About this RNA:
A computed fold for a 1500-nucleotide RNA from an uncultured bacterium, annotated as small-subunit ribosomal RNA. It matches the Rfam family "Bacterial small subunit ribosomal RNA". Rfam links the family to the GO terms ribosome and structural constituent of ribosome.
RNA sequence: AGAGUUUGAUCCUGGCUCAGAUUGAACGCUGGCGGCAGGCCUAACACAUGCAAGUCGUACGCGAAAGCUCCUUCGGGGGUGAGUAGAGUGGCGAACGGGUGAGUAACGCGUAGGAAUCUACCCAAGAGUGGGGGACAACCCGGAGAAAUCCGGGCUAAUACCGCAUACGCCCUACGGGGUAAAGUGGGGGACCUUUCGGGGCCUCAUGCUUUUGGAUGAGCCUGCGUCGGAUUAGUUUGUUGGUGAGGUAACGGCUCACCAAGGCGACGAUCCGUAGCUGGUCUGAGAGGAUGACCAGCCACACUGGGACUGAGACACGGCCCAGACUCCUACGGGAGGCAGCAGUGGGGAAUAUUGGACAAUGGGGGCAACCCUGAUCCAGCCAUGCCGCGUGUGUGAAGAAGGCCCUAGGGUUGUAAAGCACUUUCAGUGGGGAAGAAAAACCUGAAGCUAAUAUCUUCGGGCUUUGACGGUACCUACAGAAGAAGCACCGGCUAAUUCCGUGCCAGCAGCCGCGGUAAUACGGAAGGUGCAAGCGUUAAUCGGAAUUACUGGGCGUAAAGCGCGCGUAGGCGGCUAGAUAAGUCGGGUGUGAAAGCCCCGGGCUCAACCUGGGAACUGCAUUCGAUACUGUCUGGCUAGAGUGUGAUAGAGGGAGGCGGAAUUCCGCAUGUAGCGGUGAAAUGCGUAGAGAUGCGGAGGAACACCAAUGGCGAAGGCAGCCUCCUGGAUUAACACUGACGCUGAGGUGCGAAAGCGUGGGGAGCAAACGGGAUUAGAUACCCCGGUAGUCCUAGCCGUAAACGAUGGGCACUAGGUGUGGGGGGAAUUGACCCCUUCCGUGCCGCAGCUAACGCAUUAAGUGCCCCGCCUGGGGAGUACGGUCGCAAGACUAAAACUCAAAGGAAUUGACGGGGGCCCGCACAAGCGGUGGAGCAUGUGGUUUAAUUCGACGCAACGCGAAGAACCUUACCUGGGUUUGACAUCCUGCGACGACAACAGAGAUGUUGUUUUCCUUCGGGACGCAGUGACAGGUGCUGCAUGGCUGUCGUCAGCUCGUGUCGUGAGAUGUUGGGUUAAGUCCCGCAACGAGCGCAACCCAUGCCCUUAGUUGCCAGCGAGUAAUGUCGGGAACUCUAGGGGGACUGCCGGUGACAAACCGGAGGAAGGUGUGGAUGACGUCAAGUCCUCAUGGCCUUUAUAUCCAGGGCUACACACGUGCUACAAUGGCCGAUACAAAGGGUCGCAAUCCCGCGAGGGGGAGCCAAUCCCAAAAAGUCGGUCUCAGUUCGGAUUGCAGGCUGCAAUUCGCCUGCAUGAAGGUGGAAUCGCUAGUAAUCCCGGAUCAGCAUGCCGGGGUGAAUACGUUCCCGGGCCUUGUACACACCGCCCGUCACACCACGAAAGCCAGUUGUACCAGAAGUCGCUGGGCCAACCCGCAAGGGAGGUAGGUGCCGAAGGUAUGGCCGGUGAUUGGGGUGAAGUCGUAACAAGGUAACC
Repeated sequence: AGAGUUUGAUCCUGGCUCAGAUUGAACGCUGGCGGCAGGCCUAACACAUGCAAGUCGUACGCGAAAGCUCCUUCGGGGGUGAGUAGAGUGGCGAACGGGUGAGUAACGCGUAGGAAUCUACCCAAGAGUGGGGGACAACCCGGAGAAAUCCGGGCUAAUACCGCAUACGCCCUACGGGGUAAAGUGGGGGACCUUUCGGGGCCUCAUGCUUUUGGAUGAGCCUGCGUCGGAUUAGUUUGUUGGUGAGGUAACGGCUCACCAAGGCGACGAUCCGUAGCUGGUCUGAGAGGAUGACCAGCCACACUGGGACUGAGACACGGCCCAGACUCCUACGGGAGGCAGCAGUGGGGAAUAUUGGACAAUGGGGGCAACCCUGAUCCAGCCAUGCCGCGUGUGUGAAGAAGGCCCUAGGGUUGUAAAGCACUUUCAGUGGGGAAGAAAAACCUGAAGCUAAUAUCUUCGGGCUUUGACGGUACCUACAGAAGAAGCACCGGCUAAUUCCGUGCCAGCAGCCGCGGUAAUACGGAAGGUGCAAGCGUUAAUCGGAAUUACUGGGCGUAAAGCGCGCGUAGGCGGCUAGAUAAGUCGGGUGUGAAAGCCCCGGGCUCAACCUGGGAACUGCAUUCGAUACUGUCUGGCUAGAGUGUGAUAGAGGGAGGCGGAAUUCCGCAUGUAGCGGUGAAAUGCGUAGAGAUGCGGAGGAACACCAAUGGCGAAGGCAGCCUCCUGGAUUAACACUGACGCUGAGGUGCGAAAGCGUGGGGAGCAAACGGGAUUAGAUACCCCGGUAGUCCUAGCCGUAAACGAUGGGCACUAGGUGUGGGGGGAAUUGACCCCUUCCGUGCCGCAGCUAACGCAUUAAGUGCCCCGCCUGGGGAGUACGGUCGCAAGACUAAAACUCAAAGGAAUUGACGGGGGCCCGCACAAGCGGUGGAGCAUGUGGUUUAAUUCGACGCAACGCGAAGAACCUUACCUGGGUUUGACAUCCUGCGACGACAACAGAGAUGUUGUUUUCCUUCGGGACGCAGUGACAGGUGCUGCAUGGCUGUCGUCAGCUCGUGUCGUGAGAUGUUGGGUUAAGUCCCGCAACGAGCGCAACCCAUGCCCUUAGUUGCCAGCGAGUAAUGUCGGGAACUCUAGGGGGACUGCCGGUGACAAACCGGAGGAAGGUGUGGAUGACGUCAAGUCCUCAUGGCCUUUAUAUCCAGGGCUACACACGUGCUACAAUGGCCGAUACAAAGGGUCGCAAUCCCGCGAGGGGGAGCCAAUCCCAAAAAGUCGGUCUCAGUUCGGAUUGCAGGCUGCAAUUCGCCUGCAUGAAGGUGGAAUCGCUAGUAAUCCCGGAUCAGCAUGCCGGGGUGAAUACGUUCCCGGGCCUUGUACACACCGCCCGUCACACCACGAAAGCCAGUUGUACCAGAAGUCGCUGGGCCAACCCGCAAGGGAGGUAGGUGCCGAAGGUAUGGCCGGUGAUUGGGGUGAAGUCGUAACAAGGUAACC
């Protein structure tokens, strides 16, 4: 620090996801040791049991028992135990310590301040501590009760209680005065006094007590600032805000009350709702931030729930009290008891969180003079890998690279120096031994100092002495033995380090995202290997990060999400030049504070580390003070450049109102006039003989204003168009004068605001939703046509939205130009018009810099800056629901969530496509000729049938295709019968034959029997055969979607690419586009391209002309010979021909056109002319095209069978359908007779002549020929002559019968041919469709491959030999350029909505239920306070007493008042028959809306 994921690819936008760190965690697998930490996040749920707050005899009065012992009258008593235990009175403590986070959005917390307060114990100081009195517990007696507990009587002490005295002070005051205290206890002591002989007074010390002041500590109160979300919570408040007075409090204060006033809070967010203890800090982050508030520390709040006070220095009190409520327990039913959110522990809840441990040894706390007691605070131990840190599970050597495992190309590789083996070590754990520190004190003895009259006592300091450890025999040290006791978990497709095999077969499963799995899965499961971490490793959850993805640091808004439709304007924000003042902001210094811990730095201590510890820094903050004054603010003064006002002039569909005008449409009247009009792609509906349409004249009415007219003008936008008048807004320009910052923006607010729509009243010509009819169509609720109502118009209102768009908020300034246009001004010049220069305002186009993802923008910015407002944060759900506001309604504005997806998008690129465009080509159409489709037959296919009808090929590019030839064989199929190392290959062992012939059985394969019988040799053996064994053979079994090879196709179309350069962020472009030209990316020119490659062309073959060479088997002109005749013979080498080699054609020449080009047109010459003609030749690629059945081959399957052998059958079936052909339908013909002319081939397992036989197929026979020699071999159409005469025929030949021939082991299923006989359909073939542009089509024969035999097929050959092409509009295919695209599996694409089904979440809903909160009222516990107090009362006063007084109290009562109750609202949640839309889902249904001009442009 980034990465993956939208696309065919690219750039951008944008979301989702990952890698990191962290945790009070949990879960899965695993688990050796130690140190340090942490450990109910859930039910503030309920709690059994034990413990967690007591202590003091130096405040006080009482005061046992057991035991021991003595006495005894056996009843008991004494002593001791012991003034002990124990309770009580009294004092201090119990308000600390410990727990929890329910409540609380608050002065609760944090921070900085403040004034009107209290503070036990503690410290300092001043003063005092005198003298009296009366009670009550305990105790005793009696009583009530189950208990808890209570009542009555009697005795008693005090540091308990109450007066009196005194008052330095303190408090009150009217300044005269008035009020107010106390307690003792313990130690010691020389005189003196006293004594009941115990002691006391007195002195002194210690410690208390009272009062006052100050301090310290702690606490209470007030204030500024900060402190979560929601505006779909906008108003709130009545003690409320303030005042006066009073009460109350420790203290200020509406804290409370009476009266008076009407305030207080709120858009800088009151109130309400939801959520939450706050902080130091913690986690993360570069930081800013974000999240969080376990442990530790500070503050707050709470203690079963709610209320209340008492005591006290302090509480409205966790282990106190009272009341109410819920719950639990006891009960004798009358009453009582209780509160673990203390430590353990239990149940429950939960994914989940520990021992009913030890000790007060240390630290700290309470009490005490102290000893000491108490202390679940605390210190320790136990449990848990919960976290952090450390250590170990060995070390070295060891190649035969062992065995085993796994893989394998079978060679090997890997696990792997890993193991074993050898040599060492012993940390940790184990056993034995040793063994710290944590301890300082207090007490006792003693020395010094202080106090004192004092050598007592006491206090402080020093010395000595004796002790005190829960942890724990722990840390640590040491001895011993032995590698001994100690490794797992996750991952291995990319991100992301790490790969193979097997299994599985869209199954099982995986998955964080993208995505894997449908028979070769590096992605599932296992294994081997590898990678990462390691006593842990993974997963899940959660937070921050990455995320600049809420952007302060640090984002955006033309088209990706995003500028309000447009003005005016309030608050607010921002604001020109200049001088002075001030010092709020700002900057600097000082001071205080910012607790400790933590983080950071430097040291120190545990062997290191974690951890602990010392010091420092920091704590970015707040407050206060001093200073600075540039900028901002504030105040005062000035200025004119911003803004505005006045004056002149100008343009304009700017707005409102009134009036006027002509053209046109329609309607009405009249007239002329006659049969149609109208409408469409074509029609029809419609109108018209009752006179339409057309034409003329006249009239009515409404709406809109042609030409001018524009890329034009005006307006803020919406928008504005005939002409005239009136009223009115704004703008521009020129020159001066004036005001003096008066400005910009603008949340709320307010106004304007197209069309449609709504209500009122009018109006209504044309147009025209709805609607009706006619067409179209599969349908047509549409597009087209004929009609037609709202509406469109006016009126005064409402609505308030639009793709209200420049998809671009407003203002100001700055930043090259060029060229139009509208409105002004100035200048020059001119007779004038034009024209030229310049300036301001507006409105367009082009374009530089710059910007932008690109497209593009570019002085009218989307550039560069400043100011203000609005808005955005993935797609869908959804601009929807709910709530609210507005509206008559329609609806508008505001505006979510659940759920769901991994994308949705922008721009540009390359393709493909278009019922887009341009250019061009092709037998593509057209023009022609002949066919197919109809018939019969042949052949192939589908289908059907079958035991089997083997398999493959399926639009073009399957279908006379594989098959250049299925009777057996072929043959792969079926039935039946055999064989099992096999029909075939290699290896091993044994034997020796194999083979041939014959016979028998059998359908045959095969089996049995008989006869006959080896070869080579280096002597090892080999060939061959049989038998055996196992490795293996075999498979036309599967997969052409695992493959090679071969092939088809687009297409013989002219294309397809590369290098370098250039352009572009990039995909990519350029080149290859453009202008010409060509059959051609052929060539030329131009050009940021220059070159090159594969294709094109040429080179090759055939053919056409000539030359040359050669001359047999071919040829024969001339010469000779011969024949009935024939190159037959001699001979010739001319010709033809054969087959070798050359030449020839290149737009070379001429003319024209063209650009001086390429080239084209015409011509000459030439056998041939512009590629001469035909062939071979097939670029990059496409179709997962075809072929595993040619061959090869991975994988899978089979192995007495899916192999192999044999016989028979089948591939030849037949209602039917299609393709390809043959033959025809006839006279351009059929038949008969005669007669002429080829080329290219084949031939010894062959072709076969002459001859003979047969009507013929053919047979017999066999010359010749391994072929320019002989044969197949007759060429046919043609030509000549004859006949037939338009008919199912002398056309046509199917079908069938009979008789034959040939091949073959064999023609029944199932061959071909011949003869005779038979003589079907068929009369030129519907829709549709095929071939062909010249030696072509058509037509006519010939040959060949395959082959024993079997072509109408296929492949070749020649003969005869046409017609037509105006042309490129249309159909099909193709090429180039361009355009649109939502397509890229690429239009056979994509994709929308209803309906049907399943599931999911949500809304509405008669209601029902719960929670919370408000208002009104009822009732009112405890309790404080007030009033009363006739009952009751020791202390003080009066009184001899009785009694009275003062004072108090039980009781009563009033205010307040919790739970509770009644009534009625608000809010929120749950649920709800039914219902609504939404989302998702496999291949469902119906249509075809959108994307191309998407077939009616789309959209709002």